[in-house]
Formats: sequence, structure tokens, C1' cells
RNA sequence: AGGGGCGUAGCUCAGCUGGUAGAGCAGCGGUCUCCAAAACCGCAGGUCGCGCGUUCGAGCCGUGCCGCCCCUG
Repeated sequence: AGGGGCGUAGCUCAGCUGGUAGAGCAGCGGUCUCCAAAACCGCAGGUCGCGCGUUCGAGCCGUGCCGCCCCUG
């Protein structure tokens, strides 16, 4: 330099063919317990990497840039 993949909650990842962003773990509160752990119940946590565009509507489509990984030279 060229090609490909990935970027969504603190972490690991879902999100179907464009239509109100989710799960598990972690965190906080509660039940239980002499106290914890475990179990169960609940709560909170998001500019969807950063812009622009298309659309009535974008995590999803197009495009520029940034970061990480792989391949080729």
C1' cells in the first nucleotide's frame, strides 16, 4: 500500500427483512440467614466508535474518518 472482519451497558455478546435497544455476568436494594455465601425477587446503567447522507423513521442501508484483529505484498 491492497483486501477482509469487528466496534452496541463496567465485561462477554445478542439485536431477524429498517419500525419503542436486550441477555448473562458484575454493581445496588430486598427476601432468607445468628452473620455471610448460595438461591430467589427487584432496580439502575446506552450520544449503538465519530461525522455526513438516504428515509416518515437508521444499531441495521450508503459514504468519509478513527481504533483493534487477520490475510497479501
Predicted 3D model of a 73-nucleotide RNA (transfer RNA) from a mine drainage metagenome. The prediction has a mean pLDDT of 83. The sequence is in RNAcentral, with records from ENA.